RNA sequence: AAGACCCCAGCGGGAGAGUCCGGCGCGCCCAGGACGGGCGAACCGGCGCCGAAGGCGCAACCGCCCCGGAAACGCUCAGGCCCAGGGACCGCUCGGGGGAU
Numbered sequence: 001a002a003g004a005c006c007c008c009a010g011c012g013g014g015a016g017a018g019u020c021c022g023g024c025g026c027g028c029c030c031a032g033g034a035c036g037g038g039c040g041a042a043c044c045g046g047c048g049c050c051g052a053a054g055g056c057g058c059a060a061c062c063g064c065c066c067c068g069g070a071a072a073c074g075c076u077c078a079g080g081c082c083c084a085g086g087g088a089c090c091g092c093u094c095g096g097g098g099g100a101u
Base pairs, nucleotide, nucleotide: 002101005098006097007096008095009093010092011091012090013089018047020046021045022044023043026040027039028038029037030036048081049080050079054077055075056074057073061069062068063067
């Protein structure tokens, strides 16, 4: 000096599943004398559903094989099912740290 690989940071991509029923009130619009109607979401309850934060389980497989690590498989506690946010994972960066060699 280079450097597989690992971690962090930034940018981009990123799925699935009701906004369904009831309750309560809120915001906007129509009419406006009143009753009322439409749209949008919030909170609570009920049932249904998803799985790619996390968590848990089995295990192919791996290792220093006493034992331990371990999935995009399974479970759904948590989380999620309009939008937003989050999002395993993937790509990029002459960015930062470590680093066998």
Predicted 3D model of a 101-nucleotide RNA (Glycine riboswitch aptamer) from a Beijerinckiaceae bacterium. Model confidence (mean pLDDT): 77 of 100. The source organism's lineage runs through Bacteria, Pseudomonadati, Alphaproteobacteria, Hyphomicrobiales and Beijerinckiaceae. It was read from a public genome assembly, where an Rfam model found it.